[in-house]
Context: one part of a larger RNA
Parts: sequence; structure tokens; C1' cells
RNA sequence: GAUUGAACGCUGGCGGCGUGCCUAACACAUGCAAGUCGAGCGGUAACAGGCGUAGCAAUACGUGCUGACGAGCGGCGAACGGGUGAGUAAUGCUUCGGAAUCUGCCCAAUGAGUGGGGAAUAACCAGUCGAAAGGUUAGGCUAAUACCGCAUACGACCUACGGGUGAAAGCAGGGGAUCGCAAGACCUUGCGCUGAUGGAUGAGCCGAAGUCGGAUUAGCUAGUUGGUAGGGUAACGGCCUACCAAGGCGACGAUCCGUAGCUGGUCUGAGAGGACGACCAGCCACACUGGGACUGAGACACGGCCCAGACUCCUACGGGAGGCAGCAGUGGGGAAUAUUGGACAAUGGGGGCAACCCUGAUCCAGCGACGCCGCGUGUGUGAAGAAGGCCUGCGGGUUGUAAAGCACUUUUAGUGGGGAUGAAAAGCACAGGGCUAAUACCUGUGUGUCUUGACCUAACCCAAAGAAAAAGCACCGGCUAACUCUGUGCCAGCAGCCGCGGUAAUACAGAGGGUGCGAGCGUUAAUC
Repeated sequence: GAUUGAACGCUGGCGGCGUGCCUAACACAUGCAAGUCGAGCGGUAACAGGCGUAGCAAUACGUGCUGACGAGCGGCGAACGGGUGAGUAAUGCUUCGGAAUCUGCCCAAUGAGUGGGGAAUAACCAGUCGAAAGGUUAGGCUAAUACCGCAUACGACCUACGGGUGAAAGCAGGGGAUCGCAAGACCUUGCGCUGAUGGAUGAGCCGAAGUCGGAUUAGCUAGUUGGUAGGGUAACGGCCUACCAAGGCGACGAUCCGUAGCUGGUCUGAGAGGACGACCAGCCACACUGGGACUGAGACACGGCCCAGACUCCUACGGGAGGCAGCAGUGGGGAAUAUUGGACAAUGGGGGCAACCCUGAUCCAGCGACGCCGCGUGUGUGAAGAAGGCCUGCGGGUUGUAAAGCACUUUUAGUGGGGAUGAAAAGCACAGGGCUAAUACCUGUGUGUCUUGACCUAACCCAAAGAAAAAGCACCGGCUAACUCUGUGCCAGCAGCCGCGGUAAUACAGAGGGUGCGAGCGUUAAUC
């Protein structure tokens, strides 16, 4: 000099963009942060409507009939998104390669199918236990895109090459002819479902090189190193087991100890290098501590389950409940770090045919000069060089065109008025295209129409008024830009280094003056 997730002191007008627990991975009150689908299912607890009955009416009762929908079965999601950096020196990360793998949703082929049956169970009802959490009865019903067989098998899998094994589910919209008492069959469209191939994406695995300090750590190792056989896995493999052999690593630093998430990058520097890894992005690890598996395409799962432990809470003492390193917020720790805010309008995510619902992701707002950037606190004129202050050699000098005065301007703030962009869709109507038996339905294209904004009392523009509301901080001995007076008298004090202060201190304190920077300025800490 540059820099900072800074803190402290003094001061503080506005705006934009960023950024904000670096400490206790300490403990957490409260609210919210993952739901959705009735176009899978049986249904109807609540709300609204219709219908029926009673009544003059208000209203009451009944009825799943409709919109919807509590609880339940079922599907998908909950493995994403969000947080943190404890652990980890290599099961990690970075770069470059590899073969023994899996991959829900998605895409492709103008690819193969979607036939026929069965048995249950929750909800509900009945009983019963418990303070509650919650159970329980071989108790009684019922449904499905839940579950289980049968058939079929282009691919697929197994094979002793003879053969063998294994699927599926329906739902919704529309409809001319035909059949049917009707429901519907049937046809068609869309969404699904099953098996298979390829892709895409994601993930698992293997190898090489690189990846902090310590030798006052020199030897380490028994599933250890390799083989055979088997098991296990999606997959290779001591991954596991049995047997056999005695190997494997190490001064090119094994092992041990300490420290640490890694990277893109950031800061500094002419560079080489050094230091760091906040925000943003990629990867990893963790979710009160330790262990375990279940479900699933995917987890050994932050807001799932089980066990053990510590802690907190409830209890009728028998037994139960909990996990903010999600967003806010509280206590505590600390030099120190924010609101128990608004909205799903946009972007994205989950579910759904869709409408839509959910979304503390996200977008915004609030707080903090924490940082960067921009703007303002007036402009011109004005010598009687006013008054006052300070100095003085008493003549004067300086503050100083500074002020006052005069003439202007009105950014910003304040007041009033106007006022975009962020919104494109979806929906509806029409036209013609595709599908189709079809002018239904559905779908893509175009045109029109109808709305949808948290931010927002916003950006921006206009008007009137008025210099009005807006300057400080540090320093002045040398380094280092800037000097005098008074007080003090090795005292009080200063100080980054050298050093000042013991009676004329440009070095302490105050004042006048000056210098530097300026909504900041200094100090401290830290890095180069």
C1' cells in the first nucleotide's frame, strides 16, 4: 500500500447492488418448512346446494342425488429442494482413464401385449383394555389401478441344449350403425398397466497422478497378503466363510500423533510465490450420541422405523412423548452477526387429465455505513478586508470572500398529482390441421376475448414552496502533508519505531491556525 463475513471509538443525509453466528455440531418455548390425486377405491364426519316429509312460516328431520370432502385403503412424492462442516489426510476431493453394474419419471421404434378367474382386509359396526399415547377380539361386513393364481410369451431369463420359467389394471371423454329391458357390449380418443430393446439422465465400482505439519513417531500388519472352492451383491473384489501358502507395506517416510471438509476460486504480488476456502457453483460427510435394518428405481433416510445412551417434558406412577446443523425466534457463549414479516405475482419443484393445491425453495420487504458504487449538504457576487476569536515586535497580522448583504438554483429529503416493465400462460369462442366411422371427444397452430402483481405509499414523470432538513473524524517532532500561544513541570500524560515531559515542550492537555480523508474517519485484529 492492498484486502476483510470484521469488531471497537467518535460521527452520521439519501439511494442502488451485495452481504450479515467466523464463538457452543450448546440447549431449545411457539408457529410454519411435504404434500397431492375423488379421472384408482369403498364411502359421507363437516360445509354448500338439490329433492322429499312435517309445518302458515322460521325451521326440523330424512336422502351421497350433486358440488365437494374429515378419517381410511391405494398411487406418486417424501432419497429433491433447504441447513451445517462435527468427522474425514483418504471409503474424500481434483484431473485423466477403465469394466464387472443398476437406473422411477422422460424419449425412440410408427416395435410386442393388456384375456379369464379367485381369496382377503382397512374404513364401518359390535364388544373390550388404558389416565393418556395407544391397543385388542383367529368378532361381523365391504371395495379397488391393493393382493394371489390360471392362460398367453415377439423380445427376456435359466439350460444337462432335450427343454423349462416368468406379465399385466383399469379409469375418463365421446359416439353413427348393430346387439341388449337396462347397465352396457361394441367402436374410438386420452391417461395409465405388463414384458423387452436402445437412449438420455442419475448413481454405484476400479486404476493412476496430485492433495498440511511432526522422525523428540521406525518399524507396521493376522482377513493381514495371495491362491482354491463356495456364499453374498445391481456389480468386481477377503466383501464374507472354509481350506492352503507366507506373504503385504515401509527413509520415494509405512505406522503413530497433531491439524483440516476438498475444488472452481478469493486476497495479495510485476511475476514466481504466499495466505485463505465467507457469499455463489460442483463434490463429499453429517442430522441429539452410538448401532441396525425395513420400504423403495433410489436411503441404511434432517422434519421415517427399531434398539441402547444422555438430556427435556407429560403421567392417574402402570406407562408414554421429543430431537431447529430448515425459516423466523428464545436462552447461553461471545468483541460480534438481522424480522417469531409478505406472497406464491414470477422462476423452479411435488402431486393432478386439468382446474388447482402444497412449496420459510424462491421472489420480495424489514433491520445493520458491514462492504462497494453513486448523489447531496448549495451557486454566483460580495472589502467597510465588519464584529468576535487567536497571535503580536502594538504598527499590525490571521481567521477571510469566509460571514453578513445582494442575486439565483431546487438534486435529494418532505407534500400533492400522474404512472410503466416484470404477464406469458392457463380458461373461453371461432377458423382451418391431425386422430377417427364421425361435423363428438381429444389434440397441436392461428386469431379474438377474458382475467391473474407479494413487491407497490415502489421505478419514472409533473407541480408548488423554500437555502430551506443534511459534516465529521484523525493528525500537525522525524519517518509524514501540516505551527503558534497558554497550562503543566520526569508530574499528569504521549508513544508504530526513534523517543517526548525535570519552568519558555511545534512530541503531554486546551485553544487559535493548518494538513489529510470525507458520510465517513481513526484504532485493534488478520493476510499478502